[in-house]
Molecule: Glycine riboswitch aptamer
Organism: Dethiosulfatibacter aminovorans DSM 17477
RNA sequence: UUGAAGCAGACGGGAGAGACCGCGUUAAAUCGCGGCGCCGAAGGAAUAAGCCUCUUUCUAUACCGGUAGGAGGUGACGAUCUCAGGCAAAAGGACCGUUUGUGGACA
Numbered sequence: 001u002u003g004a005a006g007c008a009g010a011c012g013g014g015a016g017a018g019a020c021c022g023c024g025u026u027a028a029a030u031c032g033c034g035g036c037g038c039c040g041a042a043g044g045a046a047u048a049a050g051c052c053u054c055u056u057u058c059u060a061u062a063c064c065g066g067u068a069g070g071a072g073g074u075g076a077c078g079a080u081c082u083c084a085g086g087c088a089a090a091a092g093g094a095c096c097g098u099u100u101g102u103g104g105a106c107a
Stems, first nucleotide, its partner, number of pairs: 006102008018036001020035005037087003043083001044081002050074007058066002
């Protein structure tokens, strides 16, 4: 000097599922309480084989290796659960794209 991943901001895109029922409040309610039904893409939780590490037992003079157990990690996610959240619009929204800044890998 070139300038990757990552991170942050702005802009654009962005699915699903009752504007359900009862009672109350109210001018009316999208407010409060209760009930039934549903969704997964904020956040959160759980999870097998296999693999890795440590450790106990047995085999062994001992090491390595092996046998049978235990603990931890990984696997792990957009799939699962539905705690939270959501089920007209708006808002939110994983994620994707553009751009700006930051960042500094590789050479």